Record summary:
Two RNAs folded together computationally: RNase P RNA and transfer RNA, 438 nucleotides in total. Model confidence (mean pLDDT): 75 of 100. Rfam match: Bacterial RNase P class A. Rfam classes the family as a ribozyme. Rfam links the family to the GO terms tRNA processing, ribonuclease P activity and dimeric ribonuclease P complex.

[in-house]
RNA sequence: CGGGGGGAGGAGGCGAUCGCGGGCCGGCGCAUGUCGGCUUUGAGGAAAGUCCGGACUCCACAGAGCAAGACGCUGGGUAACGCCCAGGAGGGGAAACCCUACGGAAAGCGCCACAGAAAAUAUACCGCUCGCCCCGGCGAGUAAGGGUGAAAUGGUGGGGUAAGAGCCCACCGCGUUUCUAGGCGACUAGGACGGCACGGCAAGCCCCGUCUGGAGCAACGUCAAGUAGGAGAGCCAGGAACUGCUCGUUCCGUUUCGCCUUCGGGCGGGUAACUCUCGGGUAGGCGGCGCGAGGCCGUUGGUAACAACGGUCCCAGAGAAAUGAUCGCCCUCGACAAAAUCCGGCUUACACUUCCCCCCGCAGG
RNA sequence: GCCAACGUAGCUCAGACGGUAGAGCAACGGUUUCGUAAACCGUAGGUCAGGGGUUCGAUCCCCCUCGUUGGCU
Numbered sequence: 001c002g003g004g005g006g007g008a009g010g011a012g013g014c015g016a017u018c019g020c021g022g023g024c025c026g027g028c029g030c031a032u033g034u035c036g037g038c039u040u041u042g043a044g045g046a047a048a049g050u051c052c053g054g055a056c057u058c059c060a061c062a063g064a065g066c067a068a069g070a071c072g073c074u075g076g077g078u079a080a081c082g083c084c085c086a087g088g089a090g091g092g093g094a095a096a097c098c099c100u101a102c103g104g105a106a107a108g109c110g111c112c113a114c115a116g117a118a119a120a121u122a123u124a125c126c127g128c129u130c131g132c133c134c135c136g137g138c139g140a141g142u143a144a145g146g147g148u149g150a151a152a153u154g155g156u157g158g159g160g161u162a163a164g165a166g167c168c169c170a171c172c173g174c175g176u177u178u179c180u181a182g183g184c185g186a187c188u189a190g191g192a193c194g195g196c197a198c199g200g201c202a203a204g205c206c207c208c209g210u211c212u213g214g215a216g217c218a219a220c221g222u223c224a225a226g227u228a229g230g231a232g233a234g235c236c237a238g239g240a241a242c243u244g245c246u247c248g249u250u251c252c253g254u255u256u257c258g259c260c261u262u263c264g265g266g267c268g269g270g271u272a273a274c275u276c277u278c279g280g281g282u283a284g285g286c287g288g289c290g291c292g293a294g295g296c297c298g299u300u301g302g303u304a305a306c307a308a309c310g311g312u313c314c315c316a317g318a319g320a321a322a323u324g325a326u327c328g329c330c331c332u333c334g335a336c337a338a339a340a341u342c343c344g345g346c347u348u349a350c351a352c353u354u355c356c357c358c359c360c361g362c363a364g365g
Numbered sequence: 366g367c368c369a370a371c372g373u374a375g376c377u378c379a380g381a382c383g384g385u386a387g388a389g390c391a392a393c394g395g396u397u398u399c400g401u402a403a404a405c406c407g408u409a410g411g412u413c414a415g416g417g418g419u420u421c422g423a424u425c426c427c428c429c430u431c432g433u434u435g436g437c438u
Stems, first nucleotide, its partner, number of pairs: 001361010012330007020042003023038006044336001048347002051345005056216004063247004068212005073087005088102001089100004103207002108205002110201003125146002127142006154172006173196001174194004179190004220287004230278005238252005257268004283438001294313008331334001366437007375390004384421001392408005414430005
């Protein structure tokens, strides 16, 4: 200098004027408010998607089982997680480094189109070998070679054989192991045993292990106002809650009508509780609502995520919804996009730009 | 704001268990008719909303994005 990998940031800046939301102060007003003032404050890294996890609130709490869903190598972090850190294994790359939904296919079921002899446990199209036999065919053996396919019953070499084959042997691979060593562990290295014990798919059903009560700030509390125990249906004894089901428990309600009958049943009208549907009223105030698993700096512990301690700072809070406009100067001429209960993550979108570390190549010293 | 469902031909919808996508109406051409409609015969028309992954193979299974619709005082 060129190419590449990893990480941490910034997200136009400064000034003036006017305007808007919040806060504080003052005047007026019974009050909702209204007017004025201020060295007061005012979006993001994703505020987004609403995909996970919590806080908070209400409902239920007498539990148990099943179902359903999520997760899935090991150890740790955390309020918790499907997130993060560290490690293992597998894969990609020449390397720095990156990626992984990464338990189980000898528990069972299912699927594997077309092609192919054969797609999971049976089989042989061509071929090879032997026998019969005149060619040609038939019978037996074989799974080395060819061919099909995404995938074909371990691979290479040697021995062996009529030809062959783990049939036998060596190495590699694979499996088992109450073996040895290292590691908390996943696992790694080695030993012993087994000729090898039947492919793939579990983001097909499933099995194993762990976890999960439901709803969501339009939750919910409170004040005020308004209203009609309004109509219809289910329902003869039941209904509701435990927000999938069953048992069980608790709560609410009920003490049982008339007719016909061939005594099996049929028909009719009604009530309580509860459920569903329709109709009607209200469409207001306050709280929840921002001091928090908070930010920054330092020390200590830890490889790290993170934790503990000390110091310091206060940093939007509307309620139909504020953060904009104009002017001046400068630069690299400005992307994606804007809170709505809050927080921790993930994912997705994003012009331009700064810094640090590492790998490879070329050239020079 | 919170919570759900859906997206397949011009329109309305199928597609059960993954094997390469159909039906009705509409469109176009032909037959029939004096002509039209109906009827009959035939034809064309698909980024299965978009992207990625799992698989030999995806409309179907999984994830992300976009769009549409519905519910909640």